[in-house]
Order: sequence, then C1' cells, then structure tokens
RNA sequence: UCGCUCUUGUCGGAGUGCCUUAUGGCUGAGACCGUUAAUUCGGGAUCCGUUGAACCUGAUCGAGUUAAUACUCGCGAAGGAAACAAGCGAGAGCAUAAU
Repeated sequence: UCGCUCUUGUCGGAGUGCCUUAUGGCUGAGACCGUUAAUUCGGGAUCCGUUGAACCUGAUCGAGUUAAUACUCGCGAAGGAAACAAGCGAGAGCAUAAU
C1' cells in the first nucleotide's frame, strides 16, 4: 500500500402468499398490525445491498407432488435489481535497516 474476513455506524432495496365448509392446514428468514377500491400507504419484524437467486420480469410457464393450493425442480452461465465509511485481525507486494 492492496484486496479479503469480522465488527460498528449511517443509508438504501424487497416481499408480506396459497388452499379450506367452519375451522384449520402448507412452505418459509418473514407471510404481522393499522389503513386503502387495491401491498394502496404507513409502521414493526425479517431478509438482502454488486462475491448481488433478497426481490422483479419471463409466468395465467413446463414437469413432479398435494385433500387443495402452496411447495420442489427446471427456466437460470436468461434479463433487471439497492453502499459507503471507520476499526481490528490475518495474508500478500514494495522500500529501508540489521544479521
């Protein structure tokens, strides 16, 4: 001096679903509380921020599964998508000194 891990700070992005007769069930990090004609808007929690599958498009998609959706896989080496700073540690490079 450089990138990397971790920590801290501030900032930003995103989703909030489906089935069921009641009631319940499923997956998950999350599917919560108000509000609206409408996740429309606000807040909380959660996840994600370029090493980017958090999330969106494709998609009223294809295959499988289920009581039924959800869900799983494909799609996907596809296309988009939001960050900076400080500190510690270890590693590497360069320079100097000593041996």